[in-house]
Transfer RNA from an Actinomycetota bacterium, 73 nucleotides, folded computationally. Its Rfam family is "tRNA". Gene Ontology term of the family: triplet codon-amino acid adaptor activity. NCBI's taxonomy places the organism under Bacteria, Bacillati, Actinomycetota. The coordinates come from a structure-prediction model, not an experiment, and the mean pLDDT is 81.

RNA sequence: GGGGCCGUAGCUCAGUUGGUAGAGCGCGUCCAUGGCAUGGACGAGGUCGCGCGUUCGAUCCGCGUCGGCUCCA
Numbered sequence: 001g002g003g004g005c006c007g008u009a010g011c012u013c014a015g016u017u018g019g020u021a022g023a024g025c026g027c028g029u030c031c032a033u034g035g036c037a038u039g040g041a042c043g044a045g046g047u048c049g050c051g052c053g054u055u056c057g058a059u060c061c062g063c064g065u066c067g068g069c070u071c072c073a
Stems, first nucleotide, its partner, number of pairs: 001072007010025004019056001027043006049065005
C1' cells in the first nucleotide's frame, strides 16, 4: 500500500422483507432473612464509531472517514 471481518447499554453479545432497539452480567430502589449469601418485583442506563448521501422513514442500503483484528505484498 491492497483485500476481508468487526464497531449496538458500564462489560460480553443478539438484532433481515428499512417502520418506536434487546438479552445475560453489572448498577439503583423495594420485598423476603436477625444479617450475609440467595431469590423475587420494579427501574435507571443507548448521538447503534463519525460525516455525507438514498428514502416518507436508516442500527440495517451507498460513499467517505476513524479505530481494532486478520490475510497478501